[in-house]
RNA sequence: AAAAACAGUUCGGGAGCUUGUACACAGGCUGAGAGGAAGGUGCGACCUUCGACCGUUGACCUGAUUUGGGUAAUGCCAGCGUAGGGAGAUCGGAAGCGGGCAUG
Numbered sequence: 001a002a003a004a005a006c007a008g009u010u011c012g013g014g015a016g017c018u019u020g021u022a023c024a025c026a027g028g029c030u031g032a033g034a035g036g037a038a039g040g041u042g043c044g045a046c047c048u049u050c051g052a053c054c055g056u057u058g059a060c061c062u063g064a065u066u067u068g069g070g071u072a073a074u075g076c077c078a079g080c081g082u083a084g085g086g087a088g089a090u091c092g093g094a095a096g097c098g099g100g101c102a103u104g
Base pairs, nucleotide, nucleotide: 006092008090009089010088011055012054013053016029017028018027019026020025036050037049038048039047040046060085061084062083066079067078068077069076
């Protein structure tokens, strides 16, 4: 005695609509992602862990059984929206110069 992109760990998240008689399974729509793996279970993606993906350049939640448009249908699109909430730390990146002491 500096910084950023980017990356890791931890942290915060969501998983809708629809067809096949339909649990399973296989498709279709939007999307970064629409439950990939294991376990538990009251057999309901209900719970836990892990994985993928996204996230203070705000993911996601609320208002909302909201308004308009559109669709086979939907949290599909737009408005509401300068609305109200919403999870931050750490590490790598990333080190220069001088001096003192100790040891070799």
Model confidence (mean pLDDT): 78 of 100. Predicted 3D model of a 104-nucleotide RNA (TPP riboswitch aptamer (THI element)). Its Rfam family is "TPP riboswitch aptamer (THI element)". Rfam links the family to the GO term thiamine pyrophosphate binding.